């Protein structure tokens, strides 16, 4: 320098014209009033007007209503400690796995170190399952081989054997010794993994040491253990209320009133676990304090279109500008995404 990849940030710029939604306001007009206040409309002026994902609606909440909270059923979560309003999210750490480098080693190997990944309680309660291949897949099993016995003896039959061969993802832990007819955790030593106990270090997961017990794997199989969880979602829901059915009251029988509740209108609706800056605390996630800011709120749905110049793609021109459009609101996760910037890692090439 180029390419790949990871993380973070950004999401074309300026100007003009014509429109749309919301807020404020001047004049005018209308409604209404004794008159103000008030309400509405047009015009003018000023201000604001999509996102990092507004998306998927997958988790967790706020808020609202319904229900009533135990227990059971059902669902979810699962290393530890912390963060948080909460979480299945986030941070740090532990264990395990992978990759690079690597002290040391004759070598095999490997302390350590850097980066990445990891749904990671229990299979030593019970049950279940383990394709194909293979003799045998979990109360083991005997195809070849090995050993013993018998027989009608190139062999056959019976019994023993899991050391060796072969099959497989996996063959009842590995190595050595003892032992034996041959063998076998059958016994012993060392080692690997593991349960429990004790000691030390750590808040803890866990690590180290000693002893003890156990030895196929699978819980994203049933299950067990621990913890958590009421349901429905702004079409929640509240208020006003033409028309109209049934109902109640009054009536001069014409009707009137109450109540009810549809259309419709208003509220909920955007000031909020909010955003920006700084200081402090913390490895970090994040928190505390101080100062500042107000930043869409529509309802069939506004946030747009055109032109000019520049930027980018494109050899030029023409053409085009990633993914994508708010619908009660937040915190996350996941998915989509062209280009640009910063930092890290890896690879290649070049230069010194």
């Nucleotide at each position: 320098u180029u390419a790949a990849u990871u993380a973070u940030u950004u999401u074309g710029a300026u100007g003009a014209u014509c429109g749309c939604c919301c807020c404020g306001u001047u004049u005018u007009u209308a409604u209404a009033u004794u008159a103000u206040a008030a309400u509405a409309a047009c015009u003018g002026c000023g201000g604001g007007g999509a996102g990092g994902a507004a998306a998927g609606u997958c988790c967790g909440a706020a808020c609202a209503c319904c229900a009533a909270u135990u227990c059971a059923a059902g669902a979810g979560c699962a290393g530890u400690c912390g963060a948080u309003a909460a979480c299945g999210u986030c941070g740090a750490c532990c264990g395990c796995c992978c990759u690079g480098c690597a002290a040391c080693u004759a070598a095999c190997g490997a302390a350590g170190u850097a980066g990445g990944g990891u749904a990671g309680g229990a299979c030593a309660a019970g049950u279940a399952c383990a394709a194909c291949a293979g003799a045998a897949a979990g109360u083991a099993u005997a195809c070849c081989g090995c050993c013993g016995a018998g027989c009608u003896c190139a062999g056959c039959u019976c019994g023993g054997u899991a050391a060796g061969g072969g099959u497989g993802a996996a063959a009842a832990c590995g190595u050595g010794a003892g032992g034996u007819a041959a063998g076998a955790g059958c016994u012993c030593a060392c080692g690997c993994g593991u349960u429990c106990a004790u000691g030390c270090a750590g808040c803890g997961a866990u690590g180290c040491a000693u002893g003890u017990c156990c030895g196929u794997g699978u819980a994203a199989a049933c299950u067990c253990u621990g913890c958590u969880c009421g349901g429905u979602g702004c079409a929640a829901g509240g208020c006003c209320a033409a028309a109209u059915a049934g109902g109640c009251c009054c009536u001069u029988c014409g009707g009137g009133g109450c109540g009810g509740g549809u259309a419709g209108g208003c509220c909920g609706c955007u000031u909020g676990a909010u955003c920006c800056u700084g200081a402090c605390g913390g490895c970090a996630a994040c928190g505390u304090c101080a100062g500042g800011a107000c930043u869409a709120g529509a309802u069939a749905g506004a946030u747009g279109a055109u032109c000019a110049u520049c930027g980018c793609c494109c050899a030029c021109a023409a053409g085009g500008c990633a993914c994508a459009g708010a619908a009660u609101u937040c915190g996350g996760c996941u998915u989509a995404u062209a280009g640009a910037a910063u930092a890290g890692u890896u690879a290649a090439a070049g230069c010194a």
Description
The RNA shown here (Bacterial RNase P class A) has 352 nucleotides and comes from a Patescibacteria group bacterium. The RNAcentral record of the sequence draws on ENA. Taxonomically the source falls in Bacteria candidate phyla (Bacteria). The gene name in the source record is rnpB. Its Rfam family is "Bacterial RNase P class A". By type it is a ribozyme. The coordinates come from a structure-prediction model, not an experiment, and the mean pLDDT is 76.